[in-house]
Molecule: Bacterial RNase P class A
Organism: soil metagenome
RNA sequence: GAGUCGGCCGGGUGGCCGCGGCACGGGAACGUGUCGAGGAAGGUCGGGACUCCACAGGGCAGGGUGCUGGCUAACGGCCAGUCGGGGUGACCCGCAGGACAGUGCCACAGAAAGGAAACCGCCGAUGGCGGGCCGCACGGCCCGCACAGGUAAGGGUGAAAGGGUGCGGUAAGAGCGCACCAGCGGCGGGGGUGACCCCGCCGGCUCGGUAAACCCCACCCGGAGCAAGGCCAAGCGUGGGAGACGGGCUGCUCGUCCGGUCCCUGAGAAGGGACGCUCCCCAGGUAGGCCGCUCAGAUGGAUGGCCACCCAGGCUCCGUUCGGAGCUGGACAGAAUCCCGCCUACAGGCCGACUC
Numbered sequence: 001g002a003g004u005c006g007g008c009c010g011g012g013u014g015g016c017c018g019c020g021g022c023a024c025g026g027g028a029a030c031g032u033g034u035c036g037a038g039g040a041a042g043g044u045c046g047g048g049a050c051u052c053c054a055c056a057g058g059g060c061a062g063g064g065u066g067c068u069g070g071c072u073a074a075c076g077g078c079c080a081g082u083c084g085g086g087g088u089g090a091c092c093c094g095c096a097g098g099a100c101a102g103u104g105c106c107a108c109a110g111a112a113a114g115g116a117a118a119c120c121g122c123c124g125a126u127g128g129c130g131g132g133c134c135g136c137a138c139g140g141c142c143c144g145c146a147c148a149g150g151u152a153a154g155g156g157u158g159a160a161a162g163g164g165u166g167c168g169g170u171a172a173g174a175g176c177g178c179a180c181c182a183g184c185g186g187c188g189g190g191g192g193u194g195a196c197c198c199c200g201c202c203g204g205c206u207c208g209g210u211a212a213a214c215c216c217c218a219c220c221c222g223g224a225g226c227a228a229g230g231c232c233a234a235g236c237g238u239g240g241g242a243g244a245c246g247g248g249c250u251g252c253u254c255g256u257c258c259g260g261u262c263c264c265u266g267a268g269a270a271g272g273g274a275c276g277c278u279c280c281c282c283a284g285g286u287a288g289g290c291c292g293c294u295c296a297g298a299u300g301g302a303u304g305g306c307c308a309c310c311c312a313g314g315c316u317c318c319g320u321u322c323g324g325a326g327c328u329g330g331a332c333a334g335a336a337u338c339c340c341g342c343c344u345a346c347a348g349g350c351c352g353a354c355u356c
Stems, first nucleotide, its partner, number of pairs: 001356009011310007019036007038332001042343002045341005050225004062221005067081005082096001083094004097216002102214002104210003119155002121151003126148002128145007163181006182206002184203008229291004238283001239281005245259005260275006311330001313328006
C1' cells in the first nucleotide's frame, strides 16, 4: 500500500416551549417530581409462548425439510466439522440425500443423445464381381472395383459422442492385450461418535447428464390468529310477568270476579289474521367500557421542536511542520401482545485479529 474476518459507536451538555404514562398536592383548572424507541423497533420470512375452534386410533392424499455431529422450547436458526467450487493468501461460496427401483427429458447442430450410430474418412482379411499368371481343368497366387461387409483410430456437429497417454496387435481398427494414470465397484486393514479420510489387493468394470422433472428414501406438519379471546353492558327489538284501563257483583273508599280492540270468512257457534299504554324481570347480544397490554405502554395511537456551547467528520484560506481562522455538519429509520432467529436499510467513525 492492497485486502480478509470479528466486535462496537452511531453525537454530548445546558436552557426554553410542547406531548404521553405514573406518583403526590388540589374542589377544579393546573402544578411539582419521575420515566419515555432501535440495532435494526423495519420486511412480516421461519419458529415458539399465549388464545379460540376442531380432533378415538391408524393409513392415504397434500405440504415442508434434506452432508455429519452438537446446541435450542422450536426453527428453513446457530456452532463445529466433512465434501465440492473460487482465491497467491487471510478467507469466501454451496436448495450438498438417491440417477444399477422405475418412468420421462436432453433444445439447435449432428449420421447418431444412451447398452447408440456410420456423414466424410480408413479397410475390404472373409464373401462377391472383373482381369492377369501357374500351358488347360481342379486348386492356388497377384492386381483392380468398393457390392455385401468391417471399423470407432482421424475429421466434422455439439454443453455432452461411451476414459487418457504409450507400446503391442490388426486388413483397418478397437480395453482387443499390456504398462502407467484418472474414475467406479468389491474385499481387507487403519483413523474418526459420524459425514468422511488414508493404505493395500482384485475386477477391463469405464453403464453420460438431469430429481429448483415425475418419483424413491428419511424426518416433520390440524386450522386461525391480539381485529386471537375473556368480562361488564345502554338504546331499539324479541320473550315473560304485573299494573293501569273497561265491565259485573251492592251504594263511594276497600274487596272480589271476568278480559281487550280492529279486520276477514260464516246464519250462528266458531275459525283465521293484525295491533295498543305504563312499570319490572330474565336470556342472548350491538354501541360502548374494562382486561388481554408489560418499569416505554398508547388504544386514532406520546417519545417532538428551537437556541447556545462543545465533539467526530468535510470544504476553503493562512502557515515549513505542529497549528490557526471561517463556513458546514451527524445516516437508516421510528415500538403497538411478547420472545428466539433470518433478511433488508444505514452518513460518518472506532477497536481487535489475520493475509499478501